Description: A computed fold for a 357-nucleotide RNA from an uncultured bacterium, annotated as Bacterial RNase P class A. The coordinates come from a structure-prediction model, not an experiment, and the mean pLDDT is 80. Rfam family: Bacterial RNase P class A. About the family: Ribonuclease P (RNase P) is a ubiquitous endoribonuclease, found in archaea, bacteria and eukarya as well as chloroplasts and mitochondria.

[in-house]
């Protein structure tokens, strides 16, 4: 100086004038406190907490999958193993193909299985005397197709080859020892066992998971028509996401007409938040001490001014600075823990290359 990679805070600040909303005082004039994120945004997972009956039990359906560990759980988060990519920092991925089945195009002889050139024996026939043909066998070492063709390398051996046999080496099974909570790691021994890839392919295995959602749900006030009709009705209906059993209750659908849309409550003190000390490689846990943070409801948290900060934007300048411009994604509505997405600049550590000392 370029070029890569993983990561952490932040998310502007003072003043002046006016204005909004909740609360708490008021001597009714008005005063003070507070007031949109880090994603508040998708609504993609997990719950808190309401209500379905008191939440049962099978199928069916989802959903997750390496090993330990954190969490209130979680498809989440830490640390580790293996495996693949990358020169590296690092990234990404996961249960089973020895339970059964199905796919693998075209090319090829063949892709759960074989002979299209080829070698080799035997016979018959040709013959220019090099050979070549046809029929039987036998063969996968060489060549070709292809992603991917019965491990690899050498050797005995054979008519010719061939794990067919030796040696080494891979890979698999089985089983011993050593590390290490394990996932796996390293070595022995035995065996010629020697055919792959797809399960985001159907399946099998394990583990888990009732719905429905704050427009949940409670109360209070007011009005109206304690309205009409038709069907089912205890051997029957409704409920518990679909199905069955069970169990609760006694009504229940379906139409046409009518009244109200109002107020409260849920609505913010929590798996909360800061600081420290200790434990842990870490995510985290403990103690201990301080702190209380928006709560609208057509729907508040703004608006002008000035002056500073900030910038990998442009110009002037040796710089120092000086002028112009820019200052990102976005807006609670029950909460809370995560992922995933948008994004402005700063900083920190690492890995490459080149060049200087």
């Nucleotide at each position: 100086a370029g070029g890569g990679a993983a990561g952490a805070a932040c998310a502007g600040a003072u003043g002046u004038u006016c204005g909004c909303u909740g609360c708490g005082c008021u001597u009714c004039g008005g005063c003070g406190c507070a007031g949109a994120g880090g994603a508040a945004a998708g609504u993609c997972c997990g719950g808190a907490c309401a209500c379905c009956a008191c939440a049962g039990g099978g199928c069916a359906g989802g959903a997750u999958a390496c090993u330990u560990c954190c969490u209130a759980a979680c498809g989440g988060g830490a640390a580790g193993a293996u495996g693949c990519a990358g020169c590296a920092a690092u990234g990404c991925a996961g249960a089973g193909c020895c339970a059964g089945c199905u796919c693998c195009a075209c090319a090829g002889a063949a892709a759960c299985a074989a002979a299209c050139c080829g070698c080799c024996u035997g016979u018959c026939g040709u013959u220019g005397c090099g050979a070549c043909g046809g029929c039987a066998g036998g063969u996968a070492a060489g060549g070709g197709u292809g992603a991917a063709a019965u491990g690899g390398u050498a050797g005995u051996g054979u008519a010719a080859g061939a794990g067919a046999c030796u040696a080494c080496c891979g890979g698999u099974a089985u089983u011993c020892c050593c590390g290490g909570u394990g996932a796996c790691g390293g070595g022995g021994a035995u065996a010629g066992c020697c055919a792959g890839g797809a399960a985001a392919g159907c399946c099998u295995u394990a583990u888990c998971c009732g719905g429905u959602g704050c427009a949940a749900u409670g109360c209070c006030a007011a009005a109206u028509a304690g309205g009409a009709a038709a069907g089912c009705u205890a051997u029957g209906a409704u409920g518990c996401u679909g199905c069955c059993c069970g169990c609760a209750u006694c009504g229940c659908u379906u139409u046409c007409g009518g009244g109200u849309a109002g107020g409260c409550a849920g609505c913010u003190a929590g798996a909360g938040c800061u600081u420290a000390u200790c434990c842990g490689u870490g995510a985290g846990g403990a103690u201990a001490a301080g702190c209380c943070g928006a709560g609208a409801u057509g729907g508040a948290u703004g608006a002008a001014c000035a002056u500073c900060a900030g910038c990998u934007u442009c110009g002037g300048g040796c710089a120092a600075c000086c002028g112009a411009g820019c200052c990102a994604c976005a807006g609670a509505a029950u909460c809370c823990g995560g992922c995933u997405u948008a994004c402005g600049g700063u900083c920190u550590u690492c890995c490459c290359u080149g060049c200087u000392u």